[in-house]
Record summary:
Model confidence (mean pLDDT): 80 of 100. Predicted 3D model of a 475-nucleotide part of an RNA (small-subunit ribosomal RNA, 3' major domain) from a metagenome.
Context: one part of a larger RNA
Order: sequence, then C1' cells, then structure tokens
RNA sequence: UGACGGGGGCCCGCACAAGCGGAGGAGCAUGUGGCUUAAUUCGAUGCAACGCGAAGAACCUUACCUGGGUUUGACAUCGGAGAGGCUUGCCUCUAUCGCGUGAAAGCGUGAGAACCAGACAGGUGCUGCAUGGCUGUCGUCAGUUCGUGCCGUGAGGUGUUGGGUUAAGUCCCGCAACGAACGCAACCCCUGUGGUUAGUUGCCCCCCUGUCUUCGGACAGGCGCACUCUAGCCAGACUGCCCGUGUAAUCGGGAGGAAGGUGGGGACGACGUCAAGUCCGUAUGGCCCUUACACCCAGGGCUGCACACGUGCUACAAUGGCCGGUCCAGAGGGCAGCGAAGCCGCGAGGUGGAGCAAAUCCCCAAAGCCGGCCUCAGUUCGGAUUGUAGUCUGCAACUCGACUACAUGAAGUCGGAUUCGCUAGUAACGGCGUAUCAGCUACGACGCCGUGAAUACGUUCCCGGGCCUUGUACA
Repeated sequence: UGACGGGGGCCCGCACAAGCGGAGGAGCAUGUGGCUUAAUUCGAUGCAACGCGAAGAACCUUACCUGGGUUUGACAUCGGAGAGGCUUGCCUCUAUCGCGUGAAAGCGUGAGAACCAGACAGGUGCUGCAUGGCUGUCGUCAGUUCGUGCCGUGAGGUGUUGGGUUAAGUCCCGCAACGAACGCAACCCCUGUGGUUAGUUGCCCCCCUGUCUUCGGACAGGCGCACUCUAGCCAGACUGCCCGUGUAAUCGGGAGGAAGGUGGGGACGACGUCAAGUCCGUAUGGCCCUUACACCCAGGGCUGCACACGUGCUACAAUGGCCGGUCCAGAGGGCAGCGAAGCCGCGAGGUGGAGCAAAUCCCCAAAGCCGGCCUCAGUUCGGAUUGUAGUCUGCAACUCGACUACAUGAAGUCGGAUUCGCUAGUAACGGCGUAUCAGCUACGACGCCGUGAAUACGUUCCCGGGCCUUGUACA
C1' cells in the first nucleotide's frame, strides 16, 4: 500500500421488510448430468453453465458411427500437354464410384477442358495456460489515475482526506496543494405538449351528386386539408420564478405548465478482476495427420432411458368451462412471395386467382361486454396417453415432422424444506407479429399492443457494493 475480520462508523441496491404473482408436488416441452450405445459429435459447469453456441438436427446441416469408394484430391497457385469434358436419358448398381450405349441442350476455348508429374492443397485434429479479435462478470457500481509542487531515508503519502450535499470523485465550503485526464452528467435515438411546412396511398365535422335503404344510415365520386395521421424543421424544462431553510451547494413547499427537479425508456460499460469464455464463426504461433486425423456417398446417430437437476408451458376450476352474439390495437412481413371474393370439405386443407414490390392489396386480435347452459363432482374441470381415418411440406415423414377429425380420457383438488421475479403503464393477465425456415418438434428468443393492480413503517437482521477508520503472525 492492499486484502481480510462472526471490528467500528456513514451510505446505497427488489438486499431485507411491506405486498402481488410464481418455482419446488402433477402431466408435457426443452436443456444438462448420469446410464446406455457401433455412434449417442463438440463446446459451455457457483453467482456469470444448464429453452446456453443452436435465429430451425427427417436427408442436407454434421463435425459422430457402420459400410462402400477417391488419393495433387471437393477448393487455390505454378509446369507439361493440347480439345475435350460436364450435365441429362437408359442398362447394371442402395448411392457415390466403375463399365457400356444413345442423344446433342448448357459449360469450356487458346487469358487453356480432360489428362500427366510434383511443389502443395486439406484437417470442426491438440493447445483459449502461446495469441489477436469479440464477449461475460463485478457494475451503469462511482470510482481509477497523471503533471508540477510539498512531505517522507524509503516503500509511499498529499491531491482523492475533512464539514455538508448529490443518483454520481455531483456540487459547495475548508485545506500544501494547484491543475488535468479516463469515467459521472450532457451532446445521440424513441416517447410525452404545441407551432410551422407538406396532403397521396392517409383524413374528412360540414357541403354537393349518384346508388341502395330496415329511413338509423351504408357505399361510390366530387369539393377540401380544418381535424386525425404521416415526417422534416422549430419551440418547450433551466431549480428559470415565489416562500421557507442554509455562509454556500442544496433541500422542503408552491405557482404556471402537456411535462418538475435526471420527465419516462434506450444506446452508451472507466482503471482493472476472474491465466473467466471462445483455436467448432473467422484470423493466427507452435505441435500433430498426409492412400489419412484429408475428400465423396448411402444408411444410422445427434431424438436412445431405471434415474437426478435447471428453465418453461398446461392445469388442478365457478373472478370458471362450453355455446351464440358483439367492440376496440400496435408493431412487423410479403414476388421461387403475401394471397382476397366465390366454390368444395365437420376440419386441417383444397380449388380459385382479384389485388399488391405495398400509408393503396393481403396477413380474423384475444381477453372484454351481452345472453344462455353447467351447480362443486375427479365434473360439461383437466388434457396426457393410445387407436382409427386424414391434411400439408418435402426426392423421402419407419427410426424422427407439424396439423385435423372421431374415439380414448391418465396424473392432477394449489404443492415439504427451501427458493425466484417485480416499485407503475411496472407486476399479473390477454392476444398479435418477426427472424431462422421447404416443413417443423416455437410452450423458446426478440418485439408489439390491449386490460391493468397491491405495497414500501423502516434499515435491526440476510446478500452484494461504496467511503472513512481500526487490528493483523496474510501478500
């Protein structure tokens, strides 16, 4: 100087407390451990691994296994040689490969195809404890340092400590310090108010015309751009004003205002820590393989199942289930695409093809509200499992897809110890969309809107953190 203490003081955080809803019990989905296996590819492992890499494992992917095949190679550069080879169809073959036959569409053409030879290619082989880059984490915590000066023999200290204050090393006052840098804050984006510019594909109170009418209105066109909206510019909030408090910074209250003291949300992550993670994204040193640890193909596996754990979904019901009617979004996507009306089917879906490269066309909101049935039961709760018949995607759904209909109708009556999230448009509940993607095991992830709470006395205690101080046989 640090680190540590079941030392002290001060302070903060959904840390506790106060509340609301969950997990832990059940079924299923998914990841992991274990076991099994020819293989169940590899990585991630307290917080900070475990719906993680994987924003899509039937083949492919694919790295694993079995079997078959190739050896200058699937891919690059160089030399020789000099016009053919590839694809497609048929036979043999599981396929690749190999042999043969036929045809003549595409590629290749002298900047060079097959072929030959070797230099080399190739490796998701090892080392993340050789590395770059990127990332997690403490932590959006308020800290981390430097120059000069001063103090100390020196390590070092001072500044950065102290008194207040703040979300903040934020600011004020004081002080052998005076300044400065990286962080904090602000500058950036979205959102909340208003003005202005612009008016198509958007809007339209009113007005005009036409059609229909159940006489309420609906539709189409016009006049318009006031309103809504869209998207550029501008204004607006600064403790600016008032009162109190205080030396000041500030704090408490008030006015005006759409908004008040960081308005709300995002992006943004200091010096560093964990030899944290990644050589399987890519790059890269070293080591290793080179008729194989490289490459091609078929089939299998990554989906196996006595079991254990994590994360979720669905429930156990009446604030509910079922049936009928009825109301209101936002964001996003669309050409090998989104696909309307109509028709067929109980339905998944089929047919059809209008319109749309989209403020124009397509993509149903659901909870909610109104009415009816059910009357507390393993039920009209719950939907696992299983049988049958189907639909769709795809060369192909056996291993191993999703969905539909009928039948079947399991566990489960609110969950031990323990444990998690959340302070407001939040939690909880409800649906909608997107990426990946032929399809999909999505109940995941990332977004969007609708409905919309309860509680916080307080800081004694648990956990994590910041500052000062104290002890130490630790570094």